[in-house]
Context: one part of a larger RNA
RNA sequence: GUCUACGACUUACUCGUACGUUGCAAGGUUAACUCACCUCUGGUGGGAAACCGUAGCGAAAGCGAGUCCGAACAGGGCGCCCGCCCCGAUGUCCCGCUGUACGGGAUUCCGUAAAGCGGAACAAGUCGGGGCCCAGUAACGUGCGGUAGACGCGAAACCGGACGAUCUACCCUUGGUCAGGGUGAAGUGAGGGUAAAACCUCAUGGAGGCCCGAACCGGUGUGGGUUGAAAACUACUCGGAUGAACUGAGGGUCGGAGUGAAAAGCUAAUCGAGUUCGGUGAUAGCUCGUACUCCCCGAAAUAGCUUUAGGGCUAGCCUCAGGUAACAGUGUCACGGAGGUAGAGCACUGAUUGGGCUAGGGUCGUCACAACGAUACCAAACCCAGCCAAACUCCGAAUUCCGUCGACAUGUUUCCUGGGAGUCAGGCGACGACGGAUAAGCGCCGACGCCGAGAGGGAAAUAACCCAGACCACCAGCUAAGGUCCCUAAGUCGAGGUUCACAGACAAAGGAUGUUAAGUUGCCCAGACAACUAGGAUGUUGGCUUAGAAGCAGCCAUUCAUUUAAAGAGUGCGUAAUAGCUCACUAGUCAAGCGACUUAGCGUCGAUAAUUAUCGGGACUAAACCUCGUACCGAAGCUGUGGCCCUGAAUUAAGUUCAGGGGGUAGGGGAGCAUUCCAUCUGUUGCGAAGGUGAUCUGUAAGGAUUGCUGGAGCGGAUGGAAAAGCAGAUGUAGAC
Numbered sequence: 001g002u003c004u005a006c007g008a009c010u011u012a013c014u015c016g017u018a019c020g021u022u023g024c025a026a027g028g029u030u031a032a033c034u035c036a037c038c039u040c041u042g043g044u045g046g047g048a049a050a051c052c053g054u055a056g057c058g059a060a061a062g063c064g065a066g067u068c069c070g071a072a073c074a075g076g077g078c079g080c081c082c083g084c085c086c087c088g089a090u091g092u093c094c095c096g097c098u099g100u101a102c103g104g105g106a107u108u109c110c111g112u113a114a115a116g117c118g119g120a121a122c123a124a125g126u127c128g129g130g131g132c133c134c135a136g137u138a139a140c141g142u143g144c145g146g147u148a149g150a151c152g153c154g155a156a157a158c159c160g161g162a163c164g165a166u167c168u169a170c171c172c173u174u175g176g177u178c179a180g181g182g183u184g185a186a187g188u189g190a191g192g193g194u195a196a197a198a199c200c201u202c203a204u205g206g207a208g209g210c211c212c213g214a215a216c217c218g219g220u221g222u223g224g225g226u227u228g229a230a231a232a233c234u235a236c237u238c239g240g241a242u243g244a245a246c247u248g249a250g251g252g253u254c255g256g257a258g259u260g261a262a263a264a265g266c267u268a269a270u271c272g273a274g275u276u277c278g279g280u281g282a283u284a285g286c287u288c289g290u291a292c293u294c295c296c297c298g299a300a301a302u303a304g305c306u307u308u309a310g311g312g313c314u315a316g317c318c319u320c321a322g323g324u325a326a327c328a329g330u331g332u333c334a335c336g337g338a339g340g341u342a343g344a345g346c347a348c349u350g351a352u353u354g355g356g357c358u359a360g361g362g363u364c365g366u367c368a369c370a371a372c373g374a375u376a377c378c379a380a381a382c383c384c385a386g387c388c389a390a391a392c393u394c395c396g397a398a399u400u401c402c403g404u405c406g407a408c409a410u411g412u413u414u415c416c417u418g419g420g421a422g423u424c425a426g427g428c429g430a431c432g433a434c435g436g437a438u439a440a441g442c443g444c445c446g447a448c449g450c451c452g453a454g455a456g457g458g459a460a461a462u463a464a465c466c467c468a469g470a471c472c473a474c475c476a477g478c479u480a481a482g483g484u485c486c487c488u489a490a491g492u493c494g495a496g497g498u499u500c501a502c503a504g505a506c507a508a509a510g511g512a513u514g515u516u517a518a519g520u521u522g523c524c525c526a527g528a529c530a531a532c533u534a535g536g537a538u539g540u541u542g543g544c545u546u547a548g549a550a551g552c553a554g555c556c557a558u559u560c561a562u563u564u565a566a567a568g569a570g571u572g573c574g575u576a577a578u579a580g581c582u583c584a585c586u587a588g589u590c591a592a593g594c595g596a597c598u599u600a601g602c603g604u605c606g607a608u609a610a611u612u613a614u615c616g617g618g619a620c621u622a623a624a625c626c627u628c629g630u631a632c633c634g635a636a637g638c639u640g641u642g643g644c645c646c647u648g649a650a651u652u653a654a655g656u657u658c659a660g661g662g663g664g665u666a667g668g669g670g671a672g673c674a675u676u677c678c679a680u681c682u683g684u685u686g687c688g689a690a691g692g693u694g695a696u697c698u699g700u701a702a703g704g705a706u707u708g709c710u711g712g713a714g715c716g717g718a719u720g721g722a723a724a725a726g727c728a729g730a731u732g733u734a735g736a737c
Stems, first nucleotide, its partner, number of pairs: 001737006011148003015145010027052003033046001035045004056063002066078004083132008091122001094119005100113005151289002154286001158279006169253009178243001180212003183208001187204006216240003221236004255271001257267003292672006302315005316423002318420006328413001329410005334404005343395001344393002349389002353385004358379001360378002362375005426451004431446002434443002456467003471643004476639003482633003485618003491630001493629006504620001510605002514602010531589005537562003542556003568583001572581002644662007673726001675723010691710008
């Protein structure tokens, strides 16, 4: 890693609440217990104790359709107001019509009374039936909550009782061990020496946490080893080696305790608190995992509060049920309002350039003081012209927001009550701002779109960009964005221009007789521009300065005048200064356009990132760019044909017609499949059950059916019920490979 088995929302409760079903209903229900009966692990009957409801108010005593506060009959808080409707029958009265009888009158008119039909009203009373409300309660089921381990696995820890000093630390008792070599303390002897000593020399002697070095004890450096030969080793090297030495045996001290020449070391491969069992399923706002199918709807990443910030609670947004049904909601238009942004402006508040005018000040002058004058200095106020502002406004949009017994569109989307949630890390894009550096794939707001939770086509590839919202099928059609030479579906399509740069196929300030188009202006057959030929002179070497300064170091100047076709008191080179070359300017030759500038298009340089590597590639001079035109390709868009499901309406020969809908994470709701067991009914099986393994068929899916082989004894169907009820994941558990 794979396979097989196991593996996570459960169970309990005189608990709460909502919905559903059923019973009874102003009432509902029994519990323990129990006598009797029965089809006897149980059921039926009995059993109002108790509970909920029928009345509230008050802290309470208590009072009570009221009560509490209060002095109150005031005022206020919390409460009460309970019946209603329909139908049928009956009763009384009224109205209208028909019409009879009687009276008056003239037949029409009036009055009185009975009957029939129709209508309205009334109300006492009643009866019968039905509906709604006042309505609860009990049982069961389901959702959620509460208390319990409460969806499963997972700590590090905390506490208690035991078990450990055969490892190791220290201690006690009793034993053992240390090759060999070296050094040569005290003391002693002899000799010397002294008054005696001290002292000196030579011997002797054998001290020492002395020296070298095996055993022994240790573990310095390096290499190896590091899934090792070894859960601490090995090779070489190294320290101690008569001592605070090493070591055998026996014994002692332990868990907040021991022991410790102290490293928080060691206390059995475990130590900043041993091991083991228990409390224990500790707790885990954290991480991971959480198992069959289909159908409908479908979020959030926000606000407030929070020892709160990766967690909660309430609201917002989702879903389900019930209710309300209009002047609901929403959009567009119209109309009535709100506003101080963009822009603009300088009237205020500030900022601000130049000029004018002019207080005040500075400086200078006259000046003993006082005073006066000057001013290319600074400058208030005022005037003219010009400019700036998120915290300026004399002004002032667009969009927006609010409202309206208006119109149109949509058609419950609005609103109310209740059950269930999830969400509280958001992200990117264009737009309006702020912070930052008018940086960030940056941070923080606003209104919108998209991703999130969105597949499909385009952008080579590429959550967010462009196009477009996927129920299923089709070897049908039309389009969107984007494309049409080949890879690669479709134009080597048409017209007019541009570009020559491997430009297209990264980039700026800036540079340049690239090229195209448009324009302004000057010169030009009375001959321009370029080229060539010739001239380019004189006063004069202008004056000054200077060693010199002669067109050409520098300074000055009404830089003038003369001769001329024309020629500067000189454009550049040059000389020490002259000289020399040249230019401006002029003539000739030639013969038709030539300069300067502006704007626009496409190009060029500027242009350095490390192997070819910035068109997706090949390639392309169009298959590049600009402007038109036309055809085609191109998606799960739209259409066509067929099918499935959901919702609503009509209601219908008929699950029939019509209309609308079916992307979807968290999440809500609905309907089902499969497994095991139970009850009732009913089947199947040695002429072969379950299981295994192939095949065929079938259902939208979970699945189901038939059949071959295997297997060798049980197993199904229908309807209900009950669950140890579905695995790919948890570094899951066990087994196998």

Predicted 3D model of a 737-nucleotide part of an RNA (large-subunit ribosomal RNA, domain II) from a Bacteroidota bacterium. Rfam family: Bacterial large subunit ribosomal RNA. Rfam links the family to the GO terms structural constituent of ribosome and ribosome. Taxonomically the source falls in Bacteroidota (Bacteria, Pseudomonadati).